[in-house]
Molecule: SAM riboswitch aptamer (S box leader)
Organism: Bacteroidota bacterium
RNA sequence: UACUUAUCAAGAAAGGUGGAGGGAAUAGGCCCUAAGAAACCUUAGCAACCUGAUUUAUUAUUAAGGUGCUAAUUCCUAGCUCUAAAAGAGAUAGAUAAGUA
Numbered sequence: 001u002a003c004u005u006a007u008c009a010a011g012a013a014a015g016g017u018g019g020a021g022g023g024a025a026u027a028g029g030c031c032c033u034a035a036g037a038a039a040c041c042u043u044a045g046c047a048a049c050c051u052g053a054u055u056u057a058u059u060a061u062u063a064a065g066g067u068g069c070u071a072a073u074u075c076c077u078a079g080c081u082c083u084a085a086a087a088g089a090g091a092u093a094g095a096u097a098a099g100u101a
Stems, first nucleotide, its partner, number of pairs: 001101008013043005021032003026078004044070003048067003051063004074093001080090003
């Protein structure tokens, strides 16, 4: 990097450096931001997956070791398919984890 599987309505902050953007992609919104964006570092926290412990039990609880995460439902809607249209559902895409190559 690619493929497969699962989940994505819950949860969780500060400081320093920095100096204008950010919220994945196309479009339209809406929001965050000089009372300081992105990014980097440190500490803290959360508990999605793996892992450990308890449990008859991949059931539940617990720990926080490995990744991860810590504004708003994956921020919302459209765009694709079903549907006469709308509503609605699904998929695509994205993020995370595990496994395989």